[in-house]
Context: one part of a larger RNA
Molecule: large-subunit ribosomal RNA, half B
Organism: soil metagenome
RNA sequence: AGGCUGUAAGGGAACUCGGCAAAUUAGCCCUGUAUCUUUGGUAUAAAGGGUGCCUGCUCUGCAGAGAGCAGGUUUCAAUUGCAAGGGGAGUCCGACUGUUUAGCAAAAACACAGGUCCCCGCCAGUCCGCAAGGAUGAAAAUGGGGGCUGACUUCUGCUCACUGCCAGUACGUGAAAAUCCUUUACAAGGGAUUUAAGCGCUGGUGAAGAGCGGGCCUAACUCUGAGGCUCUCACGGUAGCGUAAUACCUUGCCGGUUGAAUGCCGGCUUGCACCAAUGAAGUAACGAGAUUCCCACUGUCCCUACAGUCAACCCGAUGAACUUGCUACGCGGUGAAUAUGCCGCGAACUUCUAACGGGAAGAGAAGACCCCACGGAGGUUUACUACAGCCUGACGCUGUGGUAUGAUUUUCAGGGCAUAGCGUAGAUGGGAGCGUCGAAGCAGUUUCUCCGGAAGCUGUGGAGCGACAAUGUAACACCAUCCUUUGGAAAUUAUACUGCUCACUCGAAAGAGGACAACGUUUGGUGGGUAGUUAGACUGGGGCGGUACGCCCCUGAAAAGAUAUCAGGGGCGCCCAAAGGUCUGCUCAGGCGACUUAGAAAUUCGCCGUAGAGUGCAAGAGCAAAAGCAGGCUUAACCAUGAUCUACACAGCAAGGAUCGUGGGUUCGAAAGAAGUGUCUAGCGAACGUCAGAAGCUCUUUGGUGGAGCUCUGGUCUUACAGUGAACUUACCCUGGGGGUAACUGUGUCGUCGCGGGUGAGAGUCCACAUCGACCCCGCGGUUUGCUACCUCGCCGUCGUCUCUAGGCAUCCUGGCUGUGCACAAGCAGCCAAGGGUGAAGGUGUUAACUUAUUAAAGCCUAUCGUUAGUUGGGUUAAGAACGGUGCGAGCCAGUUUGGAUACUAUCUGUUAGAAGUGCGGAUUGUCUGCGGGAAAAGUGCCAUGAGUACGAGAGGAACGUGGCACUGCAGCCUCUAGUGUGCCAGUUGUCUGACAAGGCAAUGCUGGGUAGCCACGCUGUAAUUGAUAAGAGCUGAAAGCAUCUAAGCUCGAAGCAAUCCCUUAGACUAGACAAUCAUCUCCGAAAGCCAUUCAGGAAUGAGUGGCGGAAGGGGCAAGGGUGCCAAUAGAACAUUGGCUUGAUAGGUUGGCGGUGUAAGCACGGAGCUUCGGCGACGUGUUCAGCCUUCCAAUACUAAAAACCCGAGG
Repeated sequence: AGGCUGUAAGGGAACUCGGCAAAUUAGCCCUGUAUCUUUGGUAUAAAGGGUGCCUGCUCUGCAGAGAGCAGGUUUCAAUUGCAAGGGGAGUCCGACUGUUUAGCAAAAACACAGGUCCCCGCCAGUCCGCAAGGAUGAAAAUGGGGGCUGACUUCUGCUCACUGCCAGUACGUGAAAAUCCUUUACAAGGGAUUUAAGCGCUGGUGAAGAGCGGGCCUAACUCUGAGGCUCUCACGGUAGCGUAAUACCUUGCCGGUUGAAUGCCGGCUUGCACCAAUGAAGUAACGAGAUUCCCACUGUCCCUACAGUCAACCCGAUGAACUUGCUACGCGGUGAAUAUGCCGCGAACUUCUAACGGGAAGAGAAGACCCCACGGAGGUUUACUACAGCCUGACGCUGUGGUAUGAUUUUCAGGGCAUAGCGUAGAUGGGAGCGUCGAAGCAGUUUCUCCGGAAGCUGUGGAGCGACAAUGUAACACCAUCCUUUGGAAAUUAUACUGCUCACUCGAAAGAGGACAACGUUUGGUGGGUAGUUAGACUGGGGCGGUACGCCCCUGAAAAGAUAUCAGGGGCGCCCAAAGGUCUGCUCAGGCGACUUAGAAAUUCGCCGUAGAGUGCAAGAGCAAAAGCAGGCUUAACCAUGAUCUACACAGCAAGGAUCGUGGGUUCGAAAGAAGUGUCUAGCGAACGUCAGAAGCUCUUUGGUGGAGCUCUGGUCUUACAGUGAACUUACCCUGGGGGUAACUGUGUCGUCGCGGGUGAGAGUCCACAUCGACCCCGCGGUUUGCUACCUCGCCGUCGUCUCUAGGCAUCCUGGCUGUGCACAAGCAGCCAAGGGUGAAGGUGUUAACUUAUUAAAGCCUAUCGUUAGUUGGGUUAAGAACGGUGCGAGCCAGUUUGGAUACUAUCUGUUAGAAGUGCGGAUUGUCUGCGGGAAAAGUGCCAUGAGUACGAGAGGAACGUGGCACUGCAGCCUCUAGUGUGCCAGUUGUCUGACAAGGCAAUGCUGGGUAGCCACGCUGUAAUUGAUAAGAGCUGAAAGCAUCUAAGCUCGAAGCAAUCCCUUAGACUAGACAAUCAUCUCCGAAAGCCAUUCAGGAAUGAGUGGCGGAAGGGGCAAGGGUGCCAAUAGAACAUUGGCUUGAUAGGUUGGCGGUGUAAGCACGGAGCUUCGGCGACGUGUUCAGCCUUCCAAUACUAAAAACCCGAGG
């Protein structure tokens, strides 16, 4: 620094996204209370007044107690502490009280009472379960369930075309089963009929899902458009509201609020894209909801300060975690394009402590965004495929009747009319008879009918009918067998309807239902209710778009061949029985001339005419007695078969297309020959399945036919074109990966952007260049926006604000100059110049832009669009929710709105401070120099004078210089002013220590003051000048006999540069200078060596002893320093400074300054009361008393005792 807490002069929201936070208010009594209103409320609205203590009295009450009246009295303040609403106004949303995302969202979301729609008559409907069974529910439509809306008030428009639901259904379609037919000896197959649900069809339904237009013209100013015309639809948005939680444009326009308003409120309204129970519009009350304003209030702010405490720091004890390749300077450059580590230059003695948080693309978490995966999961649906569930036909369980309508069989009865014919002739055959066993006729009746008649029965009647003839295709009586048709009956069977009771179901039973239902098997339908899956690729990220996904031509393509891009230009998915084959013939386009009703262009003739035409369709290649244009004859637009090319270097590679052959047969041609489509390069497709054809083989069946399979050929498909069966969404999301690939920055580029230059058309009365400057041309910058995809996806925190800087100059002001269309003044334009400054507000998240009032001015840009291990979190960009739009839906929208976690103990480096060690050729103490470093220590304005002067016709109106004041900045200080001042003084509330006195606790209890210290809002300071220059102004002066500020030389010239001034600095390794003081001693200590000496030896010499000597090392002494102790002018530690008895260093004491404000005790007074003893708030006197922190002085009363350690020594 920070957290919590307290207080702040003056201002009072200027802070900020936003009054966030804090402050204000507060209890009780009395007065008083707007607007609106659902009449309940709002309301403690608002706004005011009172409040202690003592004495006495009154009233209520059994009492505790409560309510008052009068008088006295104290304080700065009487709910004195604790506790205890700030208030008001406008708008949005939701009616309300409630509920919710335990752990980021409390809301406008959910719920709610109320409204409305739908299902359900009970063995119900809905739900759970395979079922048995269970819940709703011992309930029964005023009930239960489901959907939508959401109090209340006024209302709730139009549309049934789509989707859904409901109802209907003559007809169409429609499975199994059944029946019939067919092939047939069966079976299997095929066909037809019948036919449920469903679908089609018809209708209804919106408080079901949903939806609710466009164009043109038009009124006597203009505008507008009541109105008209027209297209179209199922209908074209009614009431109401409206720049809205909905409006892109948009900061719409107007008014109010403000000095200023992207805000808010009220209007208007051309509603991108309001709109009526996914409810519309209002709305009192309510809301930890969103939003604007006002009053009060305040440290939110101007602009910070002080204090208490915790923490920090220090000491004692204890003792983690994250993290960890190593290392650990700055700048410039380089480099996988932002380097501690590479290159260069500079800096750099070693170590530690406290801080800060610029860097380590800091740590943390295999990026949640984006893309990818033939990854996953959740959700949705008119994705694909299934499965529950539901509907439905058939059969079984399953019996028995009736009626109706069919079908089949049997049976009975009837009918059978062209014309001709007596006439109502079914066919064939027999047949000459049949009939009293009763014909014709008549009456009645029944049936049929072509209305002519026919048949039957009963009664009567009593003899006919045929043959023959005629007509006719057919001849008749009678009999038999049949056909067709009508009707009846019986049996079987089907369907529909309706009964019954015995299965079965319900019920305790009575009984009710009843062959239905339920159940089982099977059929068709419906079926995101459930499940499993799919959901292409290319791609200058992905998506949208496109197809560069199968083919063809040209360019690209770099002179063999081959060759990429979402490179450029274009085509194909056919066509033609001639537009093929062959033989023969001809020559085109165009031009000129001539003829021409005829024209530029019709047809005809002549000449020229290398292709400028044509060649089915693209382009290229090709083509003239042809590959073009015609005519003749024709089918080679054949049947088989081999090889090659397209076609892939060295493995394999289909289909398609083409080329060269061989055998057969054929066309044309006299022949040679040509011909296997089109002059060549595009015009195409596997397997399975299916269809067609051909011959053969195998199997099977038969007397034979037949059937099946295989082989071959052909047709039909996969355009994602070597061919998988296939939709959306995810912001509730997950996993694996990617910097192979997007969204920030950076790099590159610079079209765009910004700035400049060249030229000078023109403007400027005249005049290119005072000023402006087109077209065109050339650059610079790397602040815009693009492009790119180079770093980063095992993670570089993303807009704006605040804070704190540094840099550039293309200069906003201040300084110095030049030109002017410069008289002065004020300007305009340019040159030099980066020292300093560049502000306050309004709305908005804003950057930006706009506005207000000031100002000398209110500059532009960069620094990872500077700055989140610094702040904020308003915006963007998660999970909740709403509106508009969109989508069938889940959902979605650089559309809007509201709500919504910002975590990290600092290792290295860096920076700011503070120390220790060591070096500086003896040590210590002190004073300096200043290489170097820093800096802004200053900047600006106003007034007066100069001077109403210069200038100017006037109006106006300077400058040099001088003086004063102010503001901003910087530094220091505390005499004054102000703040603080947590125990210095006093007052006082509650409570406790029995009372007094004196105290404890309640934020220091609260309140009023306040010393020192620290401080700002206070006070002081913040000269002047020199040198070299910039632009510029000049002198002299040549090159260049002139001119020229320049070439040689010389003089000026700026807030800028360098000094003067200030701070720091000898680790300035070049380690400096001066002054003073002190030390420059001593002991031990191996060996060599030297001296002396003992012994041995002839000697050299050897062995020993003593002394000198004295390395490494050790000890003593010592100038001085430190530890220690008391402290503060110092202070985190350490350091610094003062003192240590030879002493005022600290404490204490005494006195003073100063603060507070008159102590205790005693005496007296005191409103009144009194049992006359006394009680009594308080006042006065003693008493400017008493008490007193950090200040000043005096005073050894207390404590600074002793001791230890280090220490150069030539």